[in-house]
RNA sequence: UACCCAAAGGGUGAUGGAGUCCACCUUGCACCGCCGUUUUGGCUGAUGACUCCUCUGUCAAG
Repeated sequence: UACCCAAAGGGUGAUGGAGUCCACCUUGCACCGCCGUUUUGGCUGAUGACUCCUCUGUCAAG
């Protein structure tokens, strides 16, 4: 110096932020929602899961 292995790190998980846990990827890789009559119309959710905050929506009361 090169290579290999391990640990660690980094990134990602359909729209924001934080914590914890889980899963995946580790370089052009993980990831980039569903249905339909697909020319264009419809539906759910700010989570991968839990909790909190923010935004939005629905109902009721003051």
Annotation
The RNA shown here (Fluoride riboswitch aptamer (crcB RNA motif)) has 62 nucleotides and comes from an Actinomycetes bacterium. Its mean pLDDT, the model's own confidence on a scale to 100, is 77.